FMN riboswitch aptamer (RFN element) from an Anaerolineae bacterium, 137 nucleotides, folded computationally. The sequence was found by an Rfam model in a public genome assembly. The source organism's lineage runs through Bacteria, Bacillati, Chloroflexota and Anaerolineae.
RNA sequence: GGAUGCCUUCGGGGCAGGGCGAGGGAGUGCGGUGCUCCCAAUUCCCGACCGGUGGUGAGAACCCACGAGCGUCUUGCGACGCAUGACCCGGCGAAAUUCCGGGGUCGACGGUACAGUCCGGAUGAAAGAAGGUUUGC
Numbered sequence: 001g002g003a004u005g006c007c008u009u010c011g012g013g014g015c016a017g018g019g020c021g022a023g024g025g026a027g028u029g030c031g032g033u034g035c036u037c038c039c040a041a042u043u044c045c046c047g048a049c050c051g052g053u054g055g056u057g058a059g060a061a062c063c064c065a066c067g068a069g070c071g072u073c074u075u076g077c078g079a080c081g082c083a084u085g086a087c088c089c090g091g092c093g094a095a096a097u098u099c100c101g102g103g104g105u106c107g108a109c110g111g112u113a114c115a116g117u118c119c120g121g122a123u124g125a126a127a128g129a130a131g132g133u134u135u136g137c
Base pairs, nucleotide, nucleotide: 001137005133006132007131008130009129010128017046018045019044023039024038025037026036027035028034048117049116050107051106052066053065054064055063061105062104069082070081071080072079073078087103088102089101090100091099109120110119111118
């Protein structure tokens, strides 16, 4: 120096501000039907905001790959099945769907007035990142 092995730590962000009102409550009225007031979707509408990990001749939510989710089996490691989204144009350049300019698109499952952002599994797990240590050599 240090394969291998062991250990430690780290390892996900986001509804500002408005509109409508499914529905509920109160009052009024003899009643039907109305009228008035209040509560009412961070999910609908306008608008706002967010973007894991590794790779890639140059930097990526939208190119490639991985992780996370649900179910069954297993003592466990793990195995199998299901689910698994989205980009174009122009410019510079040797090279960019990664940079710059412009215009777009996407986002698991359960709960709840229909959710990328609220609540929940989750003070969880994981792709991976940084470091320590031991030995063969």